[in-house]
RNA sequence: AGAGUUUGAUCAUGGCUCAGAACGAACGCUGGCGGCGUGGCUAAGGCAUGCAAGUCGAACGGUACGGUAUAGCAAUAUGCAGGUUAGUGGCGAACGGGUGAGGAAUACAUGGAUAACGUACCCAGGACUCGAGAAUAGCGGCGGGGCGGCCCUUUGCGAAAGUGCCGGUAAUACUCGAUGACCCCGCGAGAUCGCAUUAUUUUGCGGGCAAAGCUCCGACGGUCCGGGAGCGGUUCAUGUCCUAUCAGCUUGUUGGUGAGGUAACGGCUCACCAAGGCAUCGACGGGUAGCGGGCGUGAGAGCGCGACCCGCCACAUCGGGACUGAGACACUGCCCGGACACCUACGGGUGGCUGCAGCAACGAAUAUUCCGCAAUGGACGAAAGUCUGACGGAGCGACGCCGCGUGCAGGAAGAAUUCCCUCGGGAUGUAAACUGCUGUCAGGGGUAAGAAAUUUUGAUCUACCCCAGAAGAAGCCUCGGCUAACUUCGUGCCAGCAGCCGCGGUAAUACGAAGGAGGCAAGCGUUGUUCGGAAUCACUGGGCUUAAAGCGCGUGUAGGCGGGGUGAAAGGUACCUUGUGAAAUCCCUUGGCUCAACUGAGGAAUUGCUUGGUAAACCGGCACUCUUGAGGCAGGUAGAGGUGGGCGGAACCAUGGGUGGAGCGGUGAAAUGCGUAGAGAUCCAUGGGAACACCGGUGGCGAAAGCGGCCCACUAGGCCUGAUCUGACGCUGAGACGCGAGAGCGUGGGUAGCAAACAGGAUUAGAUACCCUGGUAGUCCACGCUGUAAACGAUGCGCACUAGAUACGAGGAACUCUGACGUUAUUCGUAUCGCAAUAAAACUGAUAAGUGCGCCGCCUGGGGAGUACGGCCGCAAGGCUAAAACUCAAAGGAAUUGACGGGGGCUCACACAAGCGGUGGAGCAUGAGGAUUAAUUCGAAGCAACGCGAAGAACCUUACCUGGGUUUGACAUGUACGGAUGCCCUUUAGGAAACUAGAGUAAGCUGUCUUCGGGUGAAACGUACACAGGUGCUGCAUGGCUGUCGUCAGCUCGUGCUGUGAAGUGUCGGGUUAAGUCCCUUAACGAGCGAAACCCCUAUCGUUAGUUGCCAGCGGGUCAUGCCGGGGACUCUAGCGAGACCGCCGGCGUUAAGCCGGAGGAAGGUGGGGACGACGUCAAGUCAUCAUGGCCCUUAUGCCCAGGGUGUCACACGUGCUACAAUGGCCGGUACAGAGCGAAGCGAGACCGCAAGGUGGAGCAAAUCGCAGAAAGCCGGCCUCAGUUCGGAUUGAAGUCUGCAACUCGACUUCAUGAAGUUGGAAUCGCUAGUAAUCGCGUAUCAGCCAUGACGCGGUGAAUGUGUUCCUGAGCCUUGUACACACCGCCCGUCAAGUCAUGGAAGCUGGGAGUACCCGAAGUCCGUUUAGCUAACCCUCGGGAGGCGGCGGCCGACGGUAAGCCCGGUGACUGGGACUAAGUCGUAACAAGGUAGCCGUAGGAGAACCUGCGGCUGGAUCACCUCCUU
Repeated sequence: AGAGUUUGAUCAUGGCUCAGAACGAACGCUGGCGGCGUGGCUAAGGCAUGCAAGUCGAACGGUACGGUAUAGCAAUAUGCAGGUUAGUGGCGAACGGGUGAGGAAUACAUGGAUAACGUACCCAGGACUCGAGAAUAGCGGCGGGGCGGCCCUUUGCGAAAGUGCCGGUAAUACUCGAUGACCCCGCGAGAUCGCAUUAUUUUGCGGGCAAAGCUCCGACGGUCCGGGAGCGGUUCAUGUCCUAUCAGCUUGUUGGUGAGGUAACGGCUCACCAAGGCAUCGACGGGUAGCGGGCGUGAGAGCGCGACCCGCCACAUCGGGACUGAGACACUGCCCGGACACCUACGGGUGGCUGCAGCAACGAAUAUUCCGCAAUGGACGAAAGUCUGACGGAGCGACGCCGCGUGCAGGAAGAAUUCCCUCGGGAUGUAAACUGCUGUCAGGGGUAAGAAAUUUUGAUCUACCCCAGAAGAAGCCUCGGCUAACUUCGUGCCAGCAGCCGCGGUAAUACGAAGGAGGCAAGCGUUGUUCGGAAUCACUGGGCUUAAAGCGCGUGUAGGCGGGGUGAAAGGUACCUUGUGAAAUCCCUUGGCUCAACUGAGGAAUUGCUUGGUAAACCGGCACUCUUGAGGCAGGUAGAGGUGGGCGGAACCAUGGGUGGAGCGGUGAAAUGCGUAGAGAUCCAUGGGAACACCGGUGGCGAAAGCGGCCCACUAGGCCUGAUCUGACGCUGAGACGCGAGAGCGUGGGUAGCAAACAGGAUUAGAUACCCUGGUAGUCCACGCUGUAAACGAUGCGCACUAGAUACGAGGAACUCUGACGUUAUUCGUAUCGCAAUAAAACUGAUAAGUGCGCCGCCUGGGGAGUACGGCCGCAAGGCUAAAACUCAAAGGAAUUGACGGGGGCUCACACAAGCGGUGGAGCAUGAGGAUUAAUUCGAAGCAACGCGAAGAACCUUACCUGGGUUUGACAUGUACGGAUGCCCUUUAGGAAACUAGAGUAAGCUGUCUUCGGGUGAAACGUACACAGGUGCUGCAUGGCUGUCGUCAGCUCGUGCUGUGAAGUGUCGGGUUAAGUCCCUUAACGAGCGAAACCCCUAUCGUUAGUUGCCAGCGGGUCAUGCCGGGGACUCUAGCGAGACCGCCGGCGUUAAGCCGGAGGAAGGUGGGGACGACGUCAAGUCAUCAUGGCCCUUAUGCCCAGGGUGUCACACGUGCUACAAUGGCCGGUACAGAGCGAAGCGAGACCGCAAGGUGGAGCAAAUCGCAGAAAGCCGGCCUCAGUUCGGAUUGAAGUCUGCAACUCGACUUCAUGAAGUUGGAAUCGCUAGUAAUCGCGUAUCAGCCAUGACGCGGUGAAUGUGUUCCUGAGCCUUGUACACACCGCCCGUCAAGUCAUGGAAGCUGGGAGUACCCGAAGUCCGUUUAGCUAACCCUCGGGAGGCGGCGGCCGACGGUAAGCCCGGUGACUGGGACUAAGUCGUAACAAGGUAGCCGUAGGAGAACCUGCGGCUGGAUCACCUCCUU
């Protein structure tokens, strides 16, 4: 510090996610030791048991107990000290400890105030401590019998808790009196301080108030007074969460007077008076929350948190209340009420762990019913001491942090295991074994110091020494990218993984396992939460034309901001300073535990608040002043600015009349409609309503909406010129108020045209639309409402600054004597281009989207949703304000490259057109589909499968089926063993064969060494094991090969340049070409793969050569033939050359490329044909040519054999053949090719057969011989338009040939038979010249052949087109795009199904806060009471005062009643929403998306939607106009 994820790629926007740190954590796996910390976050729900606050005998009277002294015989009595302690009394119990429910201010933090206060214990000081009295705990007694001693018995009452009566006692308990001030109260005077009430101080007078003793004589106490310290009370300022879908709240409320009350101020309380007080700087209400020091994170600013430790607050089962006391409205005190729990003899009682342990419950989850007061601290005490679950320790938990260990050194080119493998090897790995060494921790034993001090005191912990022995001690997560780390197997969209992107559908580095690797380590991962990254709420530090975001526009309130100068002051500000900012924490330095964690000390810091001072620039306040901002004034000026009234012509419609006579109207084409009752057309007249042609213009005016005939009236604003006045009067503007297209609403008018709805006609699969004919609201007017639009420049308003150019509109000025024209500079407005600059880019660019300032509004991922609920407005429609659950990983912007368009431009192609011939109809052949079958093997599937693989299915082929057989195999290699076995040959039995089971012969074959005994082993055979084999699967794992776009002209690169980039440029433009062919221009310059050329065939000529080819001339020969001699002239053969290049001429063109025409030439603009196929596309085809990964089979999916099948046939398709006939058929005669093939071959002549063919064998390994007769053609004859002398299917019979074998299932021959068919619907194919058409010939495969196929060869030999509108395909440029799997794309809505969350809803139900009224406990306060009780004081002794008690009153918790409010839960039914591989209906949107789309509104419709009105461009295309640049 960043990274992943939207796209084919890019930039930017934007969300989601990850890497880091942290935790009072939890869960999973694992777990050696120690130190220091830490541990109920949930039920402030409930608690068994024990402990957590007592102490003092030196305050008091007593009391067990033992000791001792005295007296006594003793019992016993009296003392003394010790000691136990219930009670009285004192102090403490208000601290310490726990928890965070409540509480948004009565709290907390910081800084002040208290002149408005208190303070026990402690400290220092001053003064004092006299006298009297009355009680009361403790203690004793209480029943029955009896006169009583006494007895029964354990006994006041009561189950218990508890408690009554009688008697009597002490005090540092209580009461009274005395004394008393510098104390308190009242009145008065003086001085000082203070803003003030008042305070301080001096002083006069009057009134009032105290005490307690104990004692060992040292002391310790008691009272009053001020003072101090510490601790508290109260109060002020500032700060302290969310919500405006909470906007008004308040009656003790705000203030005053008086009184009460308090330690003290105060409506704190009460009476009376006044009507105030608070609030957009957020009152009131709702929700949430203890606050701070600090902690976590972060660079910081911040954000989140408030466990442990420290400070404050609040609470103590829930609610209320007071008492005591220095202090409480009191955690382990009291009273009352409620809930709960326990005891009970049923009458009544008791209790409060949010103290320490502990229990159940809750929960993902949190410990011992431990030890000790040794230390620190607290209470009491004179002290010893007692108490102390505070505290000190230990225990449990890897909960956290820190430290240590699980050994160290050596040890192989490297054991074994395991894993991988290309089988060679590699990894695990110096790792282990093995050798040597050490001894931390744990284990065992021992010694002594420390925490420990001035004496005593150690719960617990620790240091050091010794012993043995490598022993007792390693796991977890991850390994697709982010993100360090890779292979094999298993699985097969299953099982599963996943933080995001995403993996898994048979080769998964992503699932599971293993091996290996990476990371961390006594831990490692996961989950949760916080901060960070996130500049993703932006103070530091963001944005708003198009990504989310400028209010539709103005006027203006509060607020914010604000021109120049001078003065004084000092609120902000700056500097210095005072006090504070607790300690701990953080940081620095240094010290202590062996180190560290931890901890001691010192420092710094604590950014804050506060005191005093200085400064006066800036901001703010005050005073004075200025003119440039702003406004006024004067003079001009343009304009569809507004309102009202009047007038006008054209068009239209209606009505009346005339003429006229059959149609009109409408459309792509029609129809509905109108018309002989006279339409339409035309002329005249009358009436009506609405809108104002031309001018007219990116012209004008207005804040926007908007405004257009002419005239009049009223009226607002702007601009220019002048420098005459005021003197900052300004800018913006939350709320507020006003204006606000169209549609819509209300009332009343009006209605010509147009026209939602509606009706009809068309179109269509349908057509609730587009088109047509009609047509109502509405459109118009007046008044009122609504308040929205793509209300747009998608751009808030104002001011200032920052190059220019041009045009137009509105002014005035200068130049010229004047005027016109013009020129120059200038102000305002409207536009276009453009520099800098900015921007993601497109673009913007003085009319900013540049650079700044001021103010307002708005945004924070998409959907849900501008929706629900609530509120406000509206007559309604609806508007304004405005969420959440849930869901997705994107949604969106600009630009790029493609692809596509029922977009445009240019161009090409047998693409169309013009032609010729076909296919589609018939029969047959053939191939496919389908059906059938035991099998009909498999593949190929639009073009680019279908006479295709197959250039030959009777067996074989053959892969298929049935049956039979076989298992190291039909074939390859290796190893081991066997015996000279073996091969060959002959032969028997069974069998369909394969094969099985035998028999025989010795003719032939069998290497090498040899001592000829044999050894060895090649080959073969047998057995066994490795393995063979597979036309089994996957062409979507592959190689190779091939098809196709397409012989289309394209596809790219290097360098440079442009752009942030993807990319562009080059390759575009103007010409030209078959061509990205070439030329010109040019930020491009070059180059490559393609095109062309090079290669082959063919057309002409030359030359060389002359056999097997040829024969002109010479010679010979034959019936005849280059037959022979000979010849090279010719043809031909086949080598080498020539030739064609727009080279020449003319024209066009840019002087170019090139085009047109011409000459010459065998050939002319690529002469014709072929081979040759760019980057790529189609997961195109082929695992069945071959090769090959993986998977599968292994007595079978391998191998062998026989027979069958691939040849089936209602049907429909493709490709062909033959025809339908006279340009023909048949018969006879006759002419002319080329290219091939031939030895298991071609096979002549001759003979036989009607023929297929047979017999026979000359010649020929071929320019020599053979196949081999070319056919159409030509000549002659017949047929005469018919199902024929056309056509030949089908069938019968007889044959031939091949072959082991023609039944399924061959070809051919002869005779006989003689089907359909008379030119073929919709549709569709080929072809541009030696082509189409037509005619025959050859070859491969092959025994033969189903060949009409395929591949070649020659013969005869046309027609048409010189065009590009259309169909198809293609190329280039451009444009739009929501497509990129690329239009066979994308995508919308209803309906149906499932799941989820949510709104409404009759109701049902829970909670909260109040209001009114009722009831009214405890208790304070007030009042009352000689009917009860009563020690102190007074008293005349009767009583009184006072107190207790009783009663009443105010207040008052709990509870109740009533009507509402707020927030939840649930709810038949209902509304929409979201999501969900393959449901239904359509096709709305994206291209001009096929009717451009969208916005607002209204109506309509299964649905997307359609239509009307107004608006927008975020519309394509074409033309025109206008404008800009040159």